[in-house]
RNA sequence: UGGCCGAUGGUGUAAUUGGCAGCACAGCAGUUUUUGGUACUGCAAGUCGGGGUUCGAGUCCCUGUCGGCCAG
Numbered sequence: 001u002g003g004c005c006g007a008u009g010g011u012g013u014a015a016u017u018g019g020c021a022g023c024a025c026a027g028c029a030g031u032u033u034u035u036g037g038u039a040c041u042g043c044a045a046g047u048c049g050g051g052g053u054u055c056g057a058g059u060c061c062c063u064g065u066c067g068g069c070c071a072g
Stems, first nucleotide, its partner, number of pairs: 001071007010025004019055001027043005048064005
């Protein structure tokens, strides 16, 4: 420098070929318990940035950033 793949709550990971972004762990609050832990209930928290297509984009298109692999 070129090609390919990837980026989703704090962490890990889904989302059916475009149709309400879900699950687990962690966190917070409550119930239970003498306390802690366990168990149960609830809450907060996310699509890498910018633009485009579409009634509708995590998904498609363009561009940028970062990471990985391959080639030189």

A computed fold for a 72-nucleotide RNA from a Phycisphaerales bacterium, annotated as transfer RNA.
It matches the Rfam family "tRNA". The family's RNA type in Rfam is transfer RNA. Rfam's curators write: Transfer RNA (tRNA) molecules are approximately 80 nucleotides in length.
The organism belongs to Phycisphaerales, within Bacteria.
Its mean pLDDT, the model's own confidence on a scale to 100, is 81.